[in-house]
SAM riboswitch aptamer (S box leader) from Marinithermofilum abyssi, 122 nucleotides, folded computationally.

RNA sequence: CUCUUAUCAAGAGCGGUGGAGGGACGAGCCCGAUGAAGCCCGGCAACCCCGGUCCAUGAACCGGAAGGUGCCAAUUCUCGCAGGAGCUUGGUAAAUGCGCCAGGCAUACUGAGAGAUAAGAG
Numbered sequence: 001c002u003c004u005u006a007u008c009a010a011g012a013g014c015g016g017u018g019g020a021g022g023g024a025c026g027a028g029c030c031c032g033a034u035g036a037a038g039c040c041c042g043g044c045a046a047c048c049c050c051g052g053u054c055c056a057u058g059a060a061c062c063g064g065a066a067g068g069u070g071c072c073a074a075u076u077c078u079c080g081c082a083g084g085a086g087c088u089u090g091g092u093a094a095a096u097g098c099g100c101c102a103g104g105c106a107u108a109c110u111g112a113g114a115g116a117u118a119a120g121a122g
Stems, first nucleotide, its partner, number of pairs: 001122008013041001015040003021031003025080004042072003047068002049064005054058001076114001081111003085107001086105007
């Protein structure tokens, strides 16, 4: 770096250091000298892991947290592609409505993509 599988609505400091940036990318919107990133300490969680349970081996369940990662503003901060109940414009009808045809917008919601993390494979 690529592939596979799983997860992404919960949780986590009023500390030290450091000094201007940060929230992947684009747009937006935010956070930041009442102190950003990074580092240290602290914490959260429980993927790997450790122990156990079973009319029994299930990617099961219960417990733990020494070790390997991870994480600690905002849903993965929101949108980014497609669909979309719906709204709307024009046409068709003598006319209102319905229907039909063409176009536009598109909240909720659904799916995908992108991204992140873990475990495994190459």
Taxonomically the source falls in Marinithermofilum (Bacteria, Bacillati, Bacilli, Thermoactinomycetaceae).